[in-house]
RNA sequence: GAUAAUAGCAAACUCGUUGAAAGAUGAGGACGCAAAGCCACGGGCCUAACGUGUAAUAGCAAUGGCAGCCGGGUUACCGAA
Numbered sequence: 001g002a003u004a005a006u007a008g009c010a011a012a013c014u015c016g017u018u019g020a021a022a023g024a025u026g027a028g029g030a031c032g033c034a035a036a037g038c039c040a041c042g043g044g045c046c047u048a049a050c051g052u053g054u055a056a057u058a059g060c061a062a063u064g065g066c067a068g069c070c071g072g073g074u075u076a077c078c079g080a081a
Stems, first nucleotide, its partner, number of pairs: 001078001008033002013028006031068001037074003041071003044066003051060002
């Protein structure tokens, strides 16, 4: 990054597994994606088990998550004019 080529990934939803939850994961499925490959480093967002707190809730709280929220780092396929 081109009305090129070859590949790739897979949202919602359904079912199974897993987890306290958020979420993850396998199969099906395609909304989309030129890094929708990888890394929680900065911001942001989600959850709230342990803990804290309450008369009881609530609230607080990441050591749990999200890379398909933004930035950053890092690796990589094809490629005309």